[in-house]
RNA sequence: GUGUGAAAAAGGCAUACCCGUCGCGAGGCGGGGACGCAAAGCCACUGGUCUCCGUGCGGGAGACAGCAGGGUUGCCACA
Numbered sequence: 001g002u003g004u005g006a007a008a009a010a011g012g013c014a015u016a017c018c019c020g021u022c023g024c025g026a027g028g029c030g031g032g033g034a035c036g037c038a039a040a041g042c043c044a045c046u047g048g049u050c051u052c053c054g055u056g057c058g059g060g061a062g063a064c065a066g067c068a069g070g071g072u073u074g075c076c077a078c079a
Stems, first nucleotide, its partner, number of pairs: 002079004012037002017032006035066001041072003045069003048064006
């Protein structure tokens, strides 16, 4: 450096739900809490899902990284 893996060791993150807060909303943030996760670290590039605008098509704006792919960084062990 590459591949594989979470058995061990050190750890990490935090589903649902609850409280507060921001937002038209999806949802975000903080605290509690853990279903789970070998990248459940980061990135909205591609697809997808969701929200808002528009009578509708075409379309526009946004959200989700714990939906899949991709990019990038990283602990340990083995080869």